A computed fold for a 73-nucleotide RNA from a Candidatus Woesearchaeota archaeon, annotated as transfer RNA.
It matches the Rfam family "tRNA". By type it is a transfer RNA.
The RNAcentral record of the sequence draws on ENA.
The organism belongs to Candidatus Woesearchaeota, within Archaea.
[in-house]
This record gives sequence, structure tokens and C1' cells, in this order.
RNA sequence: GGGUCUGUGAUCUAGCGGCUAUGAUGCCUCUUUGACGUAGAGGAUGUCCUCGGUUCAAAUCCGAGCAGACCCA
Repeated sequence: GGGUCUGUGAUCUAGCGGCUAUGAUGCCUCUUUGACGUAGAGGAUGUCCUCGGUUCAAAUCCGAGCAGACCCA
């Protein structure tokens, strides 16, 4: 330098163009306990990597860029 793939709460992850973006872990509060832990209930946390485009409508499609992984040279 060329090619392929990936980028979604703090972490991991699901998500056929359409309804409030899914679940787990973690965090906070309450209940339970003498206390801790476990368990139960509830809650908060997302510019869906960035910019632009297509569309009535984009996390999803297209283009460019950025970052990472792998392959080729």
C1' cells in the first nucleotide's frame, strides 16, 4: 500500500428499514439477615465510532473518514 471483517450503556451481547434499542454482569435503593453474602423487588446509565447521503422513516442501506483484528504484498 491492497483486501476482508468488526465498532451498540461501565463491561459483554441481541437487534428481518418502522412501536419505548434486547439480555446478562456490574452500579444504586428497598426487603430479607444480628452482620456480610445469597435471594427477591425496584431504579439509573446509550450522541448505536464520526460526518454526509438515500428514504415518509436509518443502529440497520450507500459513500467518505477514524479505530481495531486478520490476510496479502